[in-house]
Context: one part of a larger RNA
RNA sequence: GCCUACGAGUUACUUCUCUCUGGCAAGGUUAAGUCCGAUGACGGACGCAGCCGAAGCGAAAGCGAGUCUGAAUAGGGCGUAUAGUCAGAGGGAGUAGACGCGAAACCUUGUGAUCUACCCUUGAUCAGGAUGAAGCCGCGAUAACACGCGGUGGAGGUCCGAACUGGUGAACGUUGAAAAGUUCUCGGAUGAAUUGAGGGUAGGGGUGAAAGGCUAAUCAAACUGGGAAAUAGCUCGUACUCCCCGAAAUGUUUUUAGGAACAGCCUCGUGGUUGAGUGUCGCAGAGGUAGAGCUACUGAUUGGGCUAGGGGGCUUCACCGCCUACCAAACCCAGACAAACUCCGAAUGCUGACGACAUAUACACGGGAGUGAGGCUCGGGGUGCUAAGGUCCCGGGCCGAGAGGGAAAGAACCCAGACCAUCAGCUAAGGUCCCUAAAUAUACGCUAAGUUGGUUAAACGUGGUCCAAUUGCUUUGACAGCUAGGAUGUUGGCUUGGAAGCAGCCAUUCAUUUAAAGAGUGCGUAACAGCUCACUAGUCGAGCGAUCGGGCGUGGAUAAUAAUCGGGCAUCAAGCGUAUUACCGAAGCUAUGGAUUAAAGCAGCAAUGCUUUACUGGUAGGGGAGCAUUCUGACAGCACUGAAGGUGUGUCGUAAGGCAUGCUGGAGCAGUCAGAAAAGCAAAUGUAGGC
Numbered sequence: 001g002c003c004u005a006c007g008a009g010u011u012a013c014u015u016c017u018c019u020c021u022g023g024c025a026a027g028g029u030u031a032a033g034u035c036c037g038a039u040g041a042c043g044g045a046c047g048c049a050g051c052c053g054a055a056g057c058g059a060a061a062g063c064g065a066g067u068c069u070g071a072a073u074a075g076g077g078c079g080u081a082u083a084g085u086c087a088g089a090g091g092g093a094g095u096a097g098a099c100g101c102g103a104a105a106c107c108u109u110g111u112g113a114u115c116u117a118c119c120c121u122u123g124a125u126c127a128g129g130a131u132g133a134a135g136c137c138g139c140g141a142u143a144a145c146a147c148g149c150g151g152u153g154g155a156g157g158u159c160c161g162a163a164c165u166g167g168u169g170a171a172c173g174u175u176g177a178a179a180a181g182u183u184c185u186c187g188g189a190u191g192a193a194u195u196g197a198g199g200g201u202a203g204g205g206g207u208g209a210a211a212g213g214c215u216a217a218u219c220a221a222a223c224u225g226g227g228a229a230a231u232a233g234c235u236c237g238u239a240c241u242c243c244c245c246g247a248a249a250u251g252u253u254u255u256u257a258g259g260a261a262c263a264g265c266c267u268c269g270u271g272g273u274u275g276a277g278u279g280u281c282g283c284a285g286a287g288g289u290a291g292a293g294c295u296a297c298u299g300a301u302u303g304g305g306c307u308a309g310g311g312g313g314c315u316u317c318a319c320c321g322c323c324u325a326c327c328a329a330a331c332c333c334a335g336a337c338a339a340a341c342u343c344c345g346a347a348u349g350c351u352g353a354c355g356a357c358a359u360a361u362a363c364a365c366g367g368g369a370g371u372g373a374g375g376c377u378c379g380g381g382g383u384g385c386u387a388a389g390g391u392c393c394c395g396g397g398c399c400g401a402g403a404g405g406g407a408a409a410g411a412a413c414c415c416a417g418a419c420c421a422u423c424a425g426c427u428a429a430g431g432u433c434c435c436u437a438a439a440u441a442u443a444c445g446c447u448a449a450g451u452u453g454g455u456u457a458a459a460c461g462u463g464g465u466c467c468a469a470u471u472g473c474u475u476u477g478a479c480a481g482c483u484a485g486g487a488u489g490u491u492g493g494c495u496u497g498g499a500a501g502c503a504g505c506c507a508u509u510c511a512u513u514u515a516a517a518g519a520g521u522g523c524g525u526a527a528c529a530g531c532u533c534a535c536u537a538g539u540c541g542a543g544c545g546a547u548c549g550g551g552c553g554u555g556g557a558u559a560a561u562a563a564u565c566g567g568g569c570a571u572c573a574a575g576c577g578u579a580u581u582a583c584c585g586a587a588g589c590u591a592u593g594g595a596u597u598a599a600a601g602c603a604g605c606a607a608u609g610c611u612u613u614a615c616u617g618g619u620a621g622g623g624g625a626g627c628a629u630u631c632u633g634a635c636a637g638c639a640c641u642g643a644a645g646g647u648g649u650g651u652c653g654u655a656a657g658g659c660a661u662g663c664u665g666g667a668g669c670a671g672u673c674a675g676a677a678a679a680g681c682a683a684a685u686g687u688a689g690g691c
Base pairs, nucleotide, nucleotide: 001691002690003689004688005687006686011096012095013094015093016092017091018090019089020088021087022086023085024084027052028051029050033046034045035044036043037042056063057062066078067077068076069075099237100236102234106227107226108225110223111222117201118200119199120198121197122196123195124194125193126191128160129159130158131156135152136151137150138149139148140147164188165187166186169184170183171182172181203219205215206214207213240626241625242624243623244622245621250263251262252261253260254259264371265370266368267367268366269365270364271363277359278358279357280356281355282354283352284351285350291344292342293341298338299337302334303333304332305331307328309327310326311324312323313322314321374399375398376397377396378395379394380393381392382391383390404415405414406413419594420593421592422591424590425589426588430584431583432582433568434567435566439581441580442579443578444577445576446575452570453569460555461554462553464552465551466550467549469547470546471545472544473543481539482538483537484536485535487512488511489510492506493505494504518533522531523530595616597614598613599612600611601610602609603608627680629677630676631675632674633673634672635671637669638668645664646663647662648661649660650659651658652657
C1' cells in the first nucleotide's frame, strides 16, 4: 500500500420547548401496587395519592377581573376577551463521558539503587623499563658548623609503556553484527587509581569534583494501579439514494479577536390585510458631492502699480528734507490654489402613510440552522511612493457555492447560468494557411523593422518612409551639379614685434568699376601668399525649398538551451488600419422525445390521472420522499426434484436497488403489512488479521 472484519449524534430523566398523530375536554391523567386473562418486547380492570389546566396582581399583609405604584377616581406596569391535558412519534434544549479518537499535565496508593550517583563494610589487582628526593656512610673541607664530591638509599596525585580503565581524532556502520558498536589513533596507568561481594540513601525525594547529570534503553520531577471516559473555545474523522429551496465571511458587545451572545442573511410551518414589497415613468421634497468660483468669506499665492511702516544712502550741529534695481501691510490691475474655503452648483442616489402601469412579493409569529478568516476585478475615495497579488471604506459584477466556450495553459478577465437523451439546426465571445472546426475572402491604404503575428518599455533622438496643411522660389529658367568671374581706393583706421577681409578694438562697413563681388562665410600663413563662400554670368531644362501636424517604422533595448508569436511558419502577409460579405464556433437559443417540482383547470370520495404554463447549477445548511441490512409480531409461503452464501450472464427501475437464470454450494430461507434498531464506510498518521 491493498483486501476482509470492526469502527463515530446513542441511552436515561417525576426535566423544558415546538410540530405531527390519536383519546377525552373546563377538564385531562393515573403512579407504585392489587386482581383477572394470556405466557412474554403482554392485554384488561381496579387504584383519585400526586401532577397540569380553568385568575391574576403585589416584596408582603392582602385584594381580586382586577391588582401594584401613588395623595389620586390621574397616568403607567402586569393581567382579564377562555383550551387544556394524557399517550405515542419526531425536531431542538438541559443534566449526565453525551458523535468518536487524541493530550501535555494534576492528585493519590504503591514498586524500584541487579543500570547508574554517592556512601559504608570486607576483599582483590596494577608486566617491564626510566628518573634517582630525604636520610645514612665515606672522603674532602671548616675553629666547629655550613658546604662540596663519591657511594648507599629508593621518595613521587614523577616519566615511558602492557594488563586494567577511559573515550581524543578519523573512517566505517546509520531497515547496523550492535536501540551507541568496529578498526586505526589517542589519555591515565602507585593513585582524588581500578575492581569483586555484601549493605545504605526513594520521587518535589535521593545522589551529584555541578552536565539539570544520574535515579533499570524512561528524568526541568521515575515507574505501576486508581480518581478517569480529567479537560481540550484545538486538529482529524463521521458510513445508502433521489427531489425542493439555499446562505454567510457584516453590525454591536465580549480577558474578545481562528470562540461566543444578540441582530443581519437561509430554510420549514402558520396567519391575516385599505396589496403593504420591488421596478419604470410622472409629481412633490431634503441635500452641498463632481464641477466651478473667489474685490463672496477663511486661508494660501505669482507679477505689476500705488503707498503706510521698516532697511540703506545723501544732507545736516540737529530737526526738517531728498533718493532708493531693498523688505513690505492695506488698496488697485492681471493670473491662479484648497478634504477640514463657498457668492454658486449638477448627474446619480435618497425620501414620499403621492399617482399610473408592470410584476409577485413583503410583513408578523413559531421550529431548525449555518455564517460572523473572505477573495479578485471595475468605478468613487483614505493611507502608502496617485508602490504592492498592500491596507481600510463605499457602489457594481464574479469566484466563494458555477460546470460549458474563448484567453496556448489559468478560481475571479470576455461570452454564457449545466433536468435527461439525440451521429439535428442557429448563434455569442473568439476565430477561419497547417497543427485545428471555418475565407490562402473582397476593396483601398500603410509597414521592410520578422516590426509584428495577445506581457514588457520610457524620457530623449531619427533627411527611414507615407499623408495633410501653411508658405517661398520657378520656362523673364528655379534647386542641385559643372564652366567662368568673385575686382579697385586698400595692407580702411587703431592696436601690435607683425595684424594685409579672416588675434582684438572702432566705424556714416564708405566709395569706385561693374553682369556680380562683404572694408569679407570658413580653412590657411609668423605676417603675406593660397583654397573657398556670399554674389554674378553661362550651361542644363522642371520642379525645388522652409515650417507645422499626423500614420507606420528605427535607435534608446543588458542574463544565462539556438529557446520561442502556443508551434510550424508568414512580407501587395497568415502583420497594421478602414470597410464589406460568407462561414466556424458553447451544456446559450431552437428542434424531437422523456422526467421532476410548482401553480391553475378538468375528472375522481380519495389515492391519483390528464391538459396548459413556468421551473429544475449549487458548498455550509433547512425541508421532503425512498432503497437496503438484522431482529420481533400477524398473515400467507419456498426448500435435498437443492435454502442461504459464492461466482457469471441477462433483464427491469430516475437512484439507492430489484428480478430471472447457468455453475458452485449442501440446509435452511424469503414474501406482504406493521413494529424495533448494536441499521449502510474510502478516508480518522483509525483497530485486528491476511497478502
Source information: RNAcentral holds the full RNA, with entries from ENA. The part of an RNA shown here (large-subunit ribosomal RNA, domain II) has 691 nucleotides and comes from a Bacteroidota bacterium. Its mean pLDDT, the model's own confidence on a scale to 100, is 83. Rfam family: Bacterial large subunit ribosomal RNA. Its family is annotated with ribosome and structural constituent of ribosome in the Gene Ontology.